[in-house]
Context: one part of a larger RNA
RNA sequence: CUGGGCGUAAAGCGCAUGCAGGCGGCGUGAAUAGUUAGAGGUGAAAGCCCCGGGCUCAACCCGGGAAUUGCCUUUAAAACUUUCAUGCUAGAAUACGGGAGAGGGUAGUGGAAUUCCAAGUGUAGAGGUGAAAUUCGUAGAUAUUUGGAAGAACACCAGUGGCGAAGGCGGCUACCUGGACCGAUAUUGACGCUGAGGUGCGAAAGCGUGGGGAGCGAACAGGAUUCGAUACGCUGGUAGUCCACGCCGUAAACGAUGAGUGCUAGAUGUCGGGGGCCCUAGGGCUUCGGUGUCGCAGCUAACGCAUUAAGCACUCCGCCUGGGGAGUACGGCCGCAAGGUUAAAACUC
Numbered sequence: 001c002u003g004g005g006c007g008u009a010a011a012g013c014g015c016a017u018g019c020a021g022g023c024g025g026c027g028u029g030a031a032u033a034g035u036u037a038g039a040g041g042u043g044a045a046a047g048c049c050c051c052g053g054g055c056u057c058a059a060c061c062c063g064g065g066a067a068u069u070g071c072c073u074u075u076a077a078a079a080c081u082u083u084c085a086u087g088c089u090a091g092a093a094u095a096c097g098g099g100a101g102a103g104g105g106u107a108g109u110g111g112a113a114u115u116c117c118a119a120g121u122g123u124a125g126a127g128g129u130g131a132a133a134u135u136c137g138u139a140g141a142u143a144u145u146u147g148g149a150a151g152a153a154c155a156c157c158a159g160u161g162g163c164g165a166a167g168g169c170g171g172c173u174a175c176c177u178g179g180a181c182c183g184a185u186a187u188u189g190a191c192g193c194u195g196a197g198g199u200g201c202g203a204a205a206g207c208g209u210g211g212g213g214a215g216c217g218a219a220c221a222g223g224a225u226u227c228g229a230u231a232c233g234c235u236g237g238u239a240g241u242c243c244a245c246g247c248c249g250u251a252a253a254c255g256a257u258g259a260g261u262g263c264u265a266g267a268u269g270u271c272g273g274g275g276g277c278c279c280u281a282g283g284g285c286u287u288c289g290g291u292g293u294c295g296c297a298g299c300u301a302a303c304g305c306a307u308u309a310a311g312c313a314c315u316c317c318g319c320c321u322g323g324g325g326a327g328u329a330c331g332g333c334c335g336c337a338a339g340g341u342u343a344a345a346a347c348u349c
Stems, first nucleotide, its partner, number of pairs: 004320003007303002012317001014201004021194003025088007033081002035077008049065006091191001092188004096183003103177007110154001114150008125136002162169002206247006215241002220236003258316006266294010277284002298305002322349003331342004
């Protein structure tokens, strides 16, 4: 390379957007680049293969043929691919009318709780644990009442509920803003799918500058436990957690399952719409879109998957090729750093 694969054995980029590229709906007409058929030229000789012949045979040599699967020219065909022209509406998109939603951003605002501060009542304990101690408290703690301050998070509602491409998103209000869904018509007329590079987004932790700091709390300190205890449990507690701006670019970034399209039994729950009928205040019927459970065919090594496929097919991308060494070294690129990304070999089993 030809192949075989990627839920759990090695293997789906964390997610999107999109240049190039690859692939691409239904007709009609034309062209003939690919394609198919015929003809001609060329494809040196030697060699290989086949048929003969010459050295006594063979090696060797001579003659003829075939092959040389290729390239070029030319004639023809027009189904398919392609190109051009012209049309279509089933893909895609736009307009209109609706309802749903923790989708995103900014500003404001609310109550419970916690801690602290001030004051009142009140007195000897409180706290914590398996048991204790460190700790707090007669300079009045804990408890309780009133007032005040601060920061962070939003109980119930809450739901294998909803929204978002993923990361993720949850008090309430206003403003700005993205997407999806349903309905009925109209418009455009293939405008589509995928996507190497590129670009953007991307939890937590971490980094830079400036704020903020209630609670929690790496590190650290103390008191315990223990043979020891650099831990688990306790008392404190700094970074951090929060905000603004700028970096980092990684996660079991998981459905461990790339994106798109079509096809292939059903049953049942739930969310967002539409329709008409029975019949009634609720249910049955039907139809789109989501989200779950079970299950047939089929698939699978099994587990399991099963119209939300891991089934049957097609298009495009990414990735894998025994374990360790190693996601490491070196080099490149990126980063303030931490490090990230790309990514070997010797050796060894």
Predicted 3D model of a 349-nucleotide part of an RNA (small-subunit ribosomal RNA, central domain) from an uncultured prokaryote.
The coordinates come from a structure-prediction model, not an experiment, and the mean pLDDT is 88.